RNA sequence: CCUUGAGUUGGCGACGGAAUCCGCCAUCAACCGCCAUCCGAAAGGGAAUGGCUGAUGACUCCUGCACAGGC
Repeated sequence: CCUUGAGUUGGCGACGGAAUCCGCCAUCAACCGCCAUCCGAAAGGGAAUGGCUGAUGACUCCUGCACAGGC
């Protein structure tokens, strides 16, 4: 100096917060949703337009929004 593993710490997991758990990353990183139309032989690619699901990475709770029913 480089690489790998473990521990610790920090960050991250498409719309808020918290606990627990899981996963990823080590700052040139993890992460920043999907489909169709368009260009292209393909790989792939930028913008625009239209459409779709979810406040979770998982689970529980709180908060916000939407719908339905009851008082």
A computed fold for a 71-nucleotide RNA from Acidobacterium sp., annotated as Fluoride riboswitch aptamer (crcB RNA motif). It was read from a public genome assembly, where an Rfam model found it. NCBI's taxonomy places the organism under Bacteria, Acidobacteriota, Terriglobia, Acidobacteriaceae, Acidobacterium.